[in-house]
RNA sequence: GCGGGAUUAGUUUAAUGGCAGAAUAAGAGUUUUCCAAACUCUGGACGGGGGUUCGAUUCCCCCAUCCCGCACAA
Repeated sequence: GCGGGAUUAGUUUAAUGGCAGAAUAAGAGUUUUCCAAACUCUGGACGGGGGUUCGAUUCCCCCAUCCCGCACAA
């Protein structure tokens, strides 16, 4: 340099052109003499920019970061 893949909550992940879900972590409560465990509740996310569309996290383009393969040079 070329090609491909990934980016969603603190972390691990799901899904979809029409309200973004779960687990775990965090906070609160119930319980317990206390802790732990268990149960209930609460808040929190689509990497950045642009385009298409009535509507974009999803489709297209550019950028960023990470991973894989290939090539060149030394």